Model confidence (mean pLDDT): 84 of 100. Small-subunit ribosomal RNA, 3' major domain from an uncultured bacterium, 470 nucleotides, folded computationally. RNAcentral holds the full RNA, with entries from ENA and SILVA.
[in-house]
Context: one part of a larger RNA
């Protein structure tokens, strides 16, 4: 000096409190732990592992197992040698990796391809993330950490940074043996809100004519687009204050950091990661490497996380109606028509898109019907029949029909999230990706209640005290 306290004073934060919804029960998804296993590849461990790596395990992936194979090698540099070459295609044998055989042409003009052979090597998802780089979590968008010179102090230091006020802010005043600067804050970016100019197809229709339709002339007002201004600065008032700055208030779309987003200071945790990725050391080298085929990652007395789905009448089921936003699309979106109860099938206009198309938005409003039931609630689970994907759907995919119809009557201690266009709820869409989401990440519709308080619980910040600790 720090650190630490069931000292102590002052602020803060969905911390509490006041609400509103959930988890904890129950049925499934989903990860994890145990168990089993030939193998259930690994990695992540409070908070900050556990719908996490994994933005997508039928083969591949794939690291794991069992079996069949290879040994300079699947892949790379050097030598040296041999061939009109390797791939492709038949054809036999295999599970297949491979092993033999054959047929044709083309390309190619001597090695930039391939076979052979030696040996340097190669190759590892193998160790250690306590050797390490990169990256990343976390305290935390918390206000903080730090320097130079000057002073003070035999020194470790300390001051400045403390104090009085103020603020989301070490934000800004004052004040002081300090003066100053730097990384953090603010702001500079990007997006939503308002105005105005410019521009008018693919977007738009007041206002004229037409039309089944912004379809068409046509228009450049609206809307929206996508550019460049403009606005907000306690700038005006009133009041308080020595200032900074606090209340109120008008004027505005927008009021006091206008709402979101990026953006994470010194630094802690020998956090996390040698399985992205590089990389020291160790260690393997006819195997810890390398192909294949089939299994496994999908198992199942069980325990917990994280989420769907419900339990019903503010609902359920049925008919016909109404209103987005973001996005994607060419080995791709795939319309109108037709077929089919339906998944899905035919068809192929159209469109590398403001044009075409995926595309039905759903809640919610009308009408009906059901009338508190284990039901017309719930929908597990089973059968039996099909669709798509794809060499391939038994292990192990999604979906559709009919059938079945299971636990659930609102969940114990406990605990978890939200302060506004938030919660809640209600569809929609995209990354991955042949196919396979109840996750993730994004868009929008409807759209509340409470609180502005500080006594206790948790963190966190700052000053001060104690001193078992460094």
């Nucleotide at each position: 000096u720090g650190a630490c306290g069931g000292g102590g004073g002052c602020c803060c934060g969905c911390a509490c409190a006041a609400g509103c919804g959930g988890u904890g029960g129950a049925g499934c998804a989903u990860g994890u732990g145990g168990u089993u296993u030939a193998a259930u590849u690994c990695g992540a461990a409070g908070c900050a592992a556990c719908g996490c790596g994994a933005a997508g395990a039928a083969c591949c992936u794939u690291a794991c197992c069992a079996g069949g194979u290879c040994u300079u090698g699947a892949c790379a540099u050097a030598c040296c040698u041999c061939u009109a070459a390797a791939g492709g295609c038949u054809c036999u044998a295999g599970a297949g990796a491979u092993a033999g055989a054959g047929a044709g042409a083309u390309a190619g003009c001597u090695a930039u391809a391939g076979g052979g052979g030696a040996u340097a090597c190669a190759g590892g998802u193998g160790g250690u993330g306590c050797a390490u780089g990169g990256u990343u979590g976390u305290c935390g968008u918390c206000a903080g950490c730090u320097c130079g010179u000057g002073u003070c102090g035999u020194g470790a230091g300390a001051u400045g940074u403390u104090g009085g006020g103020u603020u989301a802010a070490g934000u800004c005043c004052c004040g002081c043996a300090a003066c100053g600067a730097g990384c953090g804050c603010a702001a500079c970016c990007c997006u939503c809100g308002u105005c105005g100019c410019u521009a008018g197809u693919u977007a738009c229709c007041a206002u004229c004519a037409u039309u089944a339709a912004g379809u068409u002339g046509g228009g450049g007002a609206c809307u929206c687009u996508a550019g460049c201004g403009a606005g907000a600065c306690u700038g005006c008032c009133u009041c308080u204050g020595c200032a900074a700055g606090g209340a109120g208030g008008a004027g505005g779309a927008a009021g006091g950091c206008g709402g979101g987003g990026a953006u994470g200071a010194c630094g802690u945790c020998a956090a996390a990661u040698c399985a992205u990725c590089a990389u020291g050391c160790c260690c393997c080298u006819u195997a810890u490497g390398a192909c294949c085929u089939g299994g496994g990652c999908u198992a199942c007395a069980c325990a917990c996380g994280u989420g769907c789905u419900a339990c019903a009448a503010u609902g359920g089921c049925g008919u016909a109606a109404a209103c987005a936003a973001a996005g994607g699309g060419a080995g791709g979106c795939g319309a109108a028509g037709g077929g089919g109860u339906g998944a899905c099938c035919u068809g192929g206009a159209g469109c590398a898109a403001a044009u075409c198309c995926c595309a039905a938005a759903a809640a919610u409003a009308a009408c009906g019907u059901c009338u508190c039931a284990g039901u017309u609630c719930g929908g597990a689970u089973u059968g039996u029949a099909g669709u798509c994907u794809g060499c391939a759907a038994c292990u192990c995919g999604a979906c559709u029909a009919c059938a079945u119809g299971a636990a659930g009557c609102u969940g114990g201690a406990a605990u978890c999230g939200c302060u506004a266009g938030u919660a809640a709820u209600c569809g929609c869409g995209a990354a991955u990706c042949a196919g396979a989401a109840u996750g993730u990440c994004g868009c929008g519709g409807u759209g509340a209640a409470u609180a502005a308080a500080a006594a206790g619980c948790c963190g966190g910040g700052u000053c001060u005290u104690g001193c078992a600790c460094a």